[in-house]
């Protein structure tokens, strides 16, 4: 310098154009003599940034940023 892949909840990840989800963690409650385990509940995201396309964008297009890998 070029190429590929990735970026979403505290963490690990689903979500291929139509109301953003799950597991774990944390919080509250139930169960138990107590803890763990188990069960239930609530909360938690303007989806890396900025534009474009579209009636409508996490999703498609462009540029940029960060990380990983490959090539030189």
């Nucleotide at each position: 310098u070029g190429a590929a892949c990735a970026g979403a909840a505290g963490c690990u990840c689903a979500g291929u154009g139509g109301u953003u989800g799950a597991g774990c963690a944390g919080c509250c409650g139930g169960c138990u003599g107590u803890u763990a385990a188990c069960c239930g509940g609530a909360a938690g995201a303007c989806c890396g940034c900025a534009g474009g396309u579209u009636c409508g964008a996490c999703u498609c297009c462009u540029g940029c940023c960060u990380g990983u890998u490959c090539a030189g």
Molecule: transfer RNA
Organism: Ignavibacteriaceae bacterium